Two RNAs folded together computationally: RNase P RNA and transfer RNA, 415 nucleotides in total. It holds a member of the Rfam family "Bacterial RNase P class A". Its family is annotated with ribonuclease P activity, tRNA processing and dimeric ribonuclease P complex in the Gene Ontology. The coordinates come from a structure-prediction model, not an experiment, and the mean pLDDT is 80.
RNA sequence: GGAGUCGGACAGACCGCCGCCGCGGAGAAUAUCCGGGGAGGAAAGUCCGGGCUCCACAGGGCAUGACGCCGGGUAACGCCCGGGAGGGGUGACCCUCGGACAGCGCCACAGAAAACAGACCGCCCGCUUCGGCGGGUAAGGGUGAAAAGGUGGGGUAAGAGCCCACCGGACGCGGCGGCAACGCCGCGUGCCUGGCAUACCCCGUCAGGAGCAAGACCAAAUAGGAAAGGCGGCCGGCCCGGCCGUGUGCCUUUCGGGUAGGUUGCUUGAGCGUGCGGGCAACCGCACGCCUAGAGGAAUGGCGGUCCUCGACAGAACCCGGCUUACAGUCCGGCUCCUGCU
RNA sequence: GGGGUUGUAGCUCAGUUGGGAGAGCGCUUGAAUGGCAUUCAAGAGGUCGUCAGUUCAAUUCUGUCCAGCUCCA
Numbered sequence: 001g002g003a004g005u006c007g008g009a010c011a012g013a014c015c016g017c018c019g020c021c022g023c024g025g026a027g028a029a030u031a032u033c034c035g036g037g038g039a040g041g042a043a044a045g046u047c048c049g050g051g052c053u054c055c056a057c058a059g060g061g062c063a064u065g066a067c068g069c070c071g072g073g074u075a076a077c078g079c080c081c082g083g084g085a086g087g088g089g090u091g092a093c094c095c096u097c098g099g100a101c102a103g104c105g106c107c108a109c110a111g112a113a114a115a116c117a118g119a120c121c122g123c124c125c126g127c128u129u130c131g132g133c134g135g136g137u138a139a140g141g142g143u144g145a146a147a148a149g150g151u152g153g154g155g156u157a158a159g160a161g162c163c164c165a166c167c168g169g170a171c172g173c174g175g176c177g178g179c180a181a182c183g184c185c186g187c188g189u190g191c192c193u194g195g196c197a198u199a200c201c202c203c204g205u206c207a208g209g210a211g212c213a214a215g216a217c218c219a220a221a222u223a224g225g226a227a228a229g230g231c232g233g234c235c236g237g238c239c240c241g242g243c244c245g246u247g248u249g250c251c252u253u254u255c256g257g258g259u260a261g262g263u264u265g266c267u268u269g270a271g272c273g274u275g276c277g278g279g280c281a282a283c284c285g286c287a288c289g290c291c292u293a294g295a296g297g298a299a300u301g302g303c304g305g306u307c308c309u310c311g312a313c314a315g316a317a318c319c320c321g322g323c324u325u326a327c328a329g330u331c332c333g334g335c336u337c338c339u340g341c342u
Numbered sequence: 343g344g345g346g347u348u349g350u351a352g353c354u355c356a357g358u359u360g361g362g363a364g365a366g367c368g369c370u371u372g373a374a375u376g377g378c379a380u381u382c383a384a385g386a387g388g389u390c391g392u393c394a395g396u397u398c399a400a401u402u403c404u405g406u407c408c409a410g411c412u413c414c415a
Stems, first nucleotide, its partner, number of pairs: 001338010012307007020038002023035004040313001044324002047322005052211004064207005069083005084097005098202002103200001105196003120141002122137006149167006168192002170189008215264004225255007232244004271290008308311001343414007352367004361398001369385005391407001393405003
């Protein structure tokens, strides 16, 4: 100098004027005045997890769904950190993760054969009517994404882990290291019988349902409900009093439910910043400081000026932790490879 | 704002233990008719919404994004 990889930060800057939505103060006040605040790293998708709220709930099981190496972090997670194994890359680095001798299945086409089996050609043995037939053989040919360890020797009718040596793997036992996953070493067994679980399934773990249009409070008009009283009917000459209004009228008062409408939930929170301490890290603890949008047809805009490299994706709606997706560019840091010079 | 569901030919829809992409209507060409319709024969037409992953192989299984429809005051 070039190429690359991983992580982090920013997302035009400043000034003036006029507006819009909350908050605090003055004010009788929804006039007005003063002060102060007003989108994001993804506010998005709603894919996970939690808080919050309502409903349900003896205990246990089934079903269904999600997840899945080991250890840790966390309120929790399908997220994050560290480690392990396998794969890719020259490398920094990146990707993946239970079980296929519990069962049941699938492996099209091609091929002889797609998994306790199996003989198309070839090879060997026997028989033969000379066309073939019976048997042995997975060494050789060919097919396929995938073909039953590899090399060499012995052996044999021809062959084959059939036997032997070395190499690769699997399983069992023992020792050592590690919390563990797992790794290393030694011995033994010829054990070498494929792939798919992101098909069903098995094992383990975790899950009750719904979602702020959840829910709570206040509460018209009209209709209907309940209670009391009056008018009414019966007993009675009248009053008091009692009874009835079961298919029945009218008036008044009260009560409860609920609709329109209004208020609330609504933003101080697993919060942010700085410092110190613990930890490899994710993260945790302590101290000090800060308050940082809360609408309800839904605010964050317009105009003017200066500068630059002329500005991407995109706009909160109950709130957080993640993941995923979109994104013009700029800056910072760690590391790797190639090349040149000293 | 929140929940559900669907996407396959121009239209309406099938498609299961993952290997062939299909049916009806429509379209094109030909036959039959003097001509049209009906009828008969043949044919064209598909990024299976998008992009990744699993697999030898994906419309199908898994994830992501996009679009349509629908419910909740």